[in-house]
RNA sequence: GCCCGGCUAGCUCAGCCGGUAGAGCAUGGGACUCUUAAUCCCAGGGUCGUGGGUUCGAGACUCGUGUUGGGCG
Numbered sequence: 001g002c003c004c005g006g007c008u009a010g011c012u013c014a015g016c017c018g019g020u021a022g023a024g025c026a027u028g029g030g031a032c033u034c035u036u037a038a039u040c041c042c043a044g045g046g047u048c049g050u051g052g053g054u055u056c057g058a059g060a061c062u063c064g065u066g067u068u069g070g071g072c073g
Stems, first nucleotide, its partner, number of pairs: 001072007010025004019056001027043005049065005
C1' cells in the first nucleotide's frame, strides 16, 4: 500500500427483504426467606464508532473517516 471482518444498553451479543431497537448478565426496587444466597416480578439505561448522501422513512443501502482484528504484498 491492497483486501476482508468487528464497532448497537455498564458487559457479551441479536436485529431478516429499509418501517422507527431487543435478549442474557449486571444495576435499582419489590415478592419469597429468621437473614443471606437462589428463585420469581417490575423498572431505569441507547443521539446504533463518527460526518455526509439516498429515501416519506436508515442499525441496515451508499460515500468519506476513526478504531480494532485478520490476510496479502
Predicted 3D model of a 73-nucleotide RNA (transfer RNA) from Nematostella vectensis. Model confidence (mean pLDDT): 82 of 100. Its Rfam family is "tRNA". The family's RNA type in Rfam is transfer RNA. Taxonomically the source falls in Nematostella (Eukaryota, Opisthokonta, Cnidaria, Actiniaria).